[in-house]
Context: one part of a larger RNA
Molecule: small-subunit ribosomal RNA, central domain
Organism: Pinus lambertiana
RNA sequence: UUGGGCGUAAAGCAUAUGUAUGUGGCUUUUCAAGUCCACCGUUAAAUUCCAGGGGUCAACCCUGGAUAGGAGGUAGAAACUACCAAGCUGGAGUACAGUAGGGGCAGAGGGAAUUUUCGGUGGAGCGGUGAAAUGUGUUGAGAUCGGAAAGAACACCAAUGAUGAAAGCACUCUGUUGGGAUGACACUGACACUGACAGACGAAAGCUAGGGGAGAAAAUGGGAUUAGAUACCCUAGUAUUCCUAGCCAUAAACGAUGGAUACUAAGUGUUGUGCGUAUCGACCCGCACAGUGAUGUAGCUAACGCGUUAAGUAUCUCGCCUGGGAGUACAUUUGCAAUAAUGAAACUC
Numbered sequence: 001u002u003g004g005g006c007g008u009a010a011a012g013c014a015u016a017u018g019u020a021u022g023u024g025g026c027u028u029u030u031c032a033a034g035u036c037c038a039c040c041g042u043u044a045a046a047u048u049c050c051a052g053g054g055g056u057c058a059a060c061c062c063u064g065g066a067u068a069g070g071a072g073g074u075a076g077a078a079a080c081u082a083c084c085a086a087g088c089u090g091g092a093g094u095a096c097a098g099u100a101g102g103g104g105c106a107g108a109g110g111g112a113a114u115u116u117u118c119g120g121u122g123g124a125g126c127g128g129u130g131a132a133a134u135g136u137g138u139u140g141a142g143a144u145c146g147g148a149a150a151g152a153a154c155a156c157c158a159a160u161g162a163u164g165a166a167a168g169c170a171c172u173c174u175g176u177u178g179g180g181a182u183g184a185c186a187c188u189g190a191c192a193c194u195g196a197c198a199g200a201c202g203a204a205a206g207c208u209a210g211g212g213g214a215g216a217a218a219a220u221g222g223g224a225u226u227a228g229a230u231a232c233c234c235u236a237g238u239a240u241u242c243c244u245a246g247c248c249a250u251a252a253a254c255g256a257u258g259g260a261u262a263c264u265a266a267g268u269g270u271u272g273u274g275c276g277u278a279u280c281g282a283c284c285c286g287c288a289c290a291g292u293g294a295u296g297u298a299g300c301u302a303a304c305g306c307g308u309u310a311a312g313u314a315u316c317u318c319g320c321c322u323g324g325g326a327g328u329a330c331a332u333u334u335g336c337a338a339u340a341a342u343g344a345a346a347c348u349c
Stems, first nucleotide, its partner, number of pairs: 004321003007304002012318001015200001017198001022193002025088004033081002035077002038074003042070002048066007091191001092188003096183002099180001103177007110154001114150008125136002163168001206247006215241002220236004258317006266295001268293009299306002323348002331342003
C1' cells in the first nucleotide's frame, strides 16, 4: 500500500452549532459532461504471447502475426449521475391549538439541622476508640430551656421517573427565556444529511482580584497503632469548598458504543400527548405517535453478550487504529502559572 477494523483486545473527537468538501426524495422535459457502443489512426523498435524456421537440444537468434489498457478523433444511444426548464409532497421547515418538564438566567422568601454567642436550670464529667490517649471541663463543660447571629446544603415526596447537546439540573414563589413531543391539517416546496478548518459550551481540581467563611477538609501539629508508620484510627486545623468578575479546557467527560436515513418476530413495565370504548364521574380496557426500562426470536459476536434505543441488514458522511519506546523528546501555538494542544525518531521485540 491492498485489505481489515474501532462495547470489553489498538481505535468514536467531552458535546453540539456550522463554513468548505462529500452525499442527496418523486414526476416530466432539455442537453450530452460523466457513462455505454462502433470505427479510425496512435501508443518506435526490442520485450511479452501465438505460429513457423535456424543453431545436434536448450538458453539464444530470425520471420510473420496477435494483443489488454491509455489518451485523441469521428459517428451514434439516452436508462443512470450531472446540467437546463417546469412541476409534486412523502424528507425538512413555518404558522395554529392545547400540553409535560429539577432546561437556562435573574430576583424574593422559607423551615429543619450544625456551629458560635448571651441568659436560666444544674453540678462532674464530656468527648473519642478495637482499647486508649492527645483534647475539653469547678474561670461551671457535657445535658436541658429560651433569645440572637452566621454560612452552607435543601430530608420526606423520589421512581428502573422528568429534562438538557454534553458538562449538568431538585426547598417554595415570581419575572424572563430556549428547546421538545402531540394534534389537526393551513402554508413553503428538497430549503436535506454529514462536517476538515473555525467559533461556542465544557464536572472536579487549580490560578488571579475582591468578598465570605457554619460544617467538612489536602497540607501541617499532636495522640495512638507498629519493628518502623512521613498511612489507615482519634483530636485539632490552613488552602479549598460558597459568592462576584476573569482564566484554565482536562476526567473511567462511559452506553468505555460518532451522526443521519430505511428495513427486520413477540409479549411486558413506565413517562408525555392524542383518539376510541365505557361511566353520573374518576378509573379500567384498546389503539397511535414520541421517549425511557427489563426479557427475548432471527441475525450477529472470539466469547461475554447485543438484539426495532442493534453490537442485525444496507446506504451516506466525519473522526480514529496498527507492539514497546511515548502521549516521551524537539519545535511551534496557547496560558499569569500549573499545564494543555499538535507530535516524532533512534533503539528494541